[in-house]
This is a predicted structure of a 104-nucleotide RNA (SAM riboswitch aptamer (S box leader)) from Pullulanibacillus pueri. It matches the Rfam family "SAM riboswitch aptamer (S box leader)". Rfam's curators write: The SAM riboswitch is found upstream of a number of genes which code for proteins involved in methionine or cysteine biosynthesis in Gram-positive bacteria. Clan: SAM clan. Its mean pLDDT, the model's own confidence on a scale to 100, is 87. It was read from a public genome assembly, where an Rfam model found it. The model forms 97% of the base pairs in the Rfam consensus. Lineage of the source: Bacteria > Bacillota > Bacilli > Sporolactobacillaceae > Pullulanibacillus.
RNA sequence: UUCUUAUGUAGAGAGGCGGAGGGACUGGCCCUAUGAAUCCUCGGCAACCUUGGCGUGACCAAACGGUGCCAAAUCCAGCAAGUCAAAGACUUGGAAGAUAAGAG
Numbered sequence: 001u002u003c004u005u006a007u008g009u010a011g012a013g014a015g016g017c018g019g020a021g022g023g024a025c026u027g028g029c030c031c032u033a034u035g036a037a038u039c040c041u042c043g044g045c046a047a048c049c050u051u052g053g054c055g056u057g058a059c060c061a062a063a064c065g066g067u068g069c070c071a072a073a074u075c076c077a078g079c080a081a082g083u084c085a086a087a088g089a090c091u092u093g094g095a096a097g098a099u100a101a102g103a104g
Stems, first nucleotide, its partner, number of pairs: 001104007013042004021031003025078004043070003048066002050062004054057001074096001079093006
């Protein structure tokens, strides 16, 4: 960096350093000097990999280890189709991005 598969309305933050950004992108809307990003420490969530079980599956249990995560539904929308008389709202599918596992 590419591909494949799976998942996403649940859940879980304090302290220190730092000093203005952050929420992928675009638009919106938010968070932020009552302290953003980054980094460190400790804590936690979850259960993809992992381990165990038997009832062998959309299963149950565990959480030492490998990842991930701890504002807001992936914060909302973005493309297409549909519903409503319409502004607009909503539904379904997709795209994009994220994470895991596997392959290149």